This is a predicted structure of a 475-nucleotide part of an RNA (small-subunit ribosomal RNA, 3' major domain) from an uncultured bacterium.
[in-house]
Context: one part of a larger RNA
């Protein structure tokens, strides 16, 4: 100069403290190490793997095993021979690929040829095979931390230094003031989008305040443009006020205001660090395979299961279970698709049907409320786990889908040591959607709105960070 310190100052941060609810013990779900196996494809491995890559493993996906074919080849290019075959119907083998009869026998044409197929040949071809330590793109993580450089000047013989340090100050190398140093970049803040307020625009499919008509009901009719909704705009800037302060920057309080000092919440990630991830998204540079390590198929496997962790779900119940009634939602999807309605079924479903490429039709709420009932039990908790029936997807649900009834009724009484999230519309709690999809193994992931807390004295202590100073036998 940097790093490091169980050195020192100074400050931040769900870092500790203060609360809330969880993990850790049950019992499934899912990944993952082991072991297993003819394979159990492959990568990811403190923080920064482990419900990760996969936003969908029955077949395919499929990279893995077995077996059964194929060799110019599953897809594709030039060339060059030779042929009319191919496709089309149809037999036999066959588990499929596929191999083999057997019927039919292109088209234009200027008769040279040409187009089209499929055959052989030759050059290309094919690899999810190594290497992420040969890379490129892309990515994680310090960290949305606030740093990290550069020109010209001075300063040192030099390696460097100053700026960037001091005093204040902010979320912030924010900004002021001082100053051999003045200035500039890349961050930081502004600009971008949702969202919290008016008024202004549009009046359909979307609204209903007033006013009429009407119904068993319903914005259902006439009408309305007030509310939601749509564009574009205004509006907050420490702008104003009093204090504090150094007359500066800024802070603390009012004020007015839908909103106040960065108003929430998003996108947005310097120079780097980790030889950090990916050669199995892609690309690519070496090597390696070419009757195979390519490439078709059938079937099996990635789903085994003494165990071990990691993330979930469901739960041990009375702030609840079950039963009947009653309301309220945003967000999004919908044509091989969502489907009202009405029959059938105790149901998943099934069959008629109707509306809607959808502000018009539709998927469509749950916790909450009210009412009864049960009364501290391993129970009306809890719902795995196993036995029957059955529905649907789809060539096929035996390995290995989802649901639905009936029976069954395991563990489990709030969990040692430890140990993770959150500061507000947050935690917690309750449903909806969606994306991938033929169906699903989704309790995942991505998004929605419903009800909606407790705390925080403070920076001694742990974790990590940032600036300045010190030490040093490290680099």
């Nucleotide at each position: 100069u940097g790093a490091c310190g169980g050195g020192g100052g100074c400050c931040c941060g769900c870092a500790c403290a203060a609360g809330c609810g969880g993990a850790g013990g049950a019992a499934c779900a899912u990944g993952u190490g082991g072991u297993u196996u003819a394979a159990u494809u492959c990568g990811a491995u403190g923080a920064u793997a482990c419900g990760c890559g996969a936003g969908g493993a029955a077949c395919c996906u499929u990279a893995c095993c077995u077996g059964g074919g194929u060799u110019u080849g599953a897809a594709c290019g030039u060339a060059g021979a030779g042929u009319g075959a191919c496709c089309g119907g149809u037999g036999c083998c066959g588990a499929a690929a596929g191999g083999u009869g057997c019927c039919u026998u292109u088209c234009c044409u200027u008769c040279g040829g040409g187009a089209c197929a499929g055959u052989c040949u030759a050059c290309g071809a094919g690899g999810u095979g190594c290497u992420g330590c040969a890379u490129g793109g892309u990515u994680g993580u310090c960290g949305u931390c606030a740093g990290c450089u550069c020109g010209u000047g001075c300063c040192g013989u030099g390696a460097g230094g100053u700026g960037u340090c001091g005093g204040g100050u902010u979320a912030a190398g924010u900004c002021c003031c001082a100053u051999a140093a003045c200035g500039a970049g890349c961050g930081c803040a502004a600009c971008c989008c949702c969202u919290a307020u008016c008024g202004u625009u549009a009046g359909u499919u979307g609204c209903c305040a007033g006013c009429g008509a009407g119904u068993a009901a319903u914005g259902u009719c006439g009408g309305g443009a007030a509310c939601u909704c749509u564009a574009g705009c205004a509006g907050a800037c420490u702008g104003c006020c009093g204090g504090u302060g150094a007359c500066a920057a800024a802070c603390c309080g009012g004020a007015g205001g839908a909103a106040g000092g960065g108003g929430g919440g998003g996108a947005u990630g310097a120079c780097g660090u980790c030889a950090a991830a990916u050669c199995a998204g892609c690309a690519c540079g070496g090597c390696c395979c070419u009757u195979a390590c390519g490439u078709c198929c059938g079937g099996g496997g990635c789903g085994a299961c003494a165990c071990a962790c990691g993330u979930g779900u469901u739960a041990c119940a009375a702030u609840g279970g079950u039963a009947g009634g009653u309301a309220c939602a945003g967000a999004g999807g919908g044509g091989c698709g969502c489907u009202a309605u009405c029959c059938a079924g105790c149901g998943a479903u099934g069959g008629a049907g109707u509306g809607c490429g959808a502000a018009u039709c539709u998927c469509a709420a749950a916790a909450a409320c009210c009412u009864a009932u049960c009364u501290c039990a391993g129970u009306u908790c809890g719902g795995a786990u196993c036995g029957g029936a059955g529905u649907c997807u789809g060539c096929a649900a035996c390995u290995c889908g989802a649901c639905u009834c009936c029976g069954u009724g395991a563990a489990g009484u709030u969990g040692g040591a430890u140990u993770c999230g959150c500061u507000a519309g947050u935690a917690a709690u309750c449903g909806c959607g969606c994306a991938u999809c033929a169906g699903c193994c989704a309790u995942g992931g991505c998004g929605c709105g419903g009800u909606g807390a407790a705390u925080a004295c403070g920076u001694u202590c742990c974790c990590g960070g940032g600036c300045c100073u010190u030490g040093u036998a490290c680099a």
The full RNA is in RNAcentral, with records from ENA and Greengenes.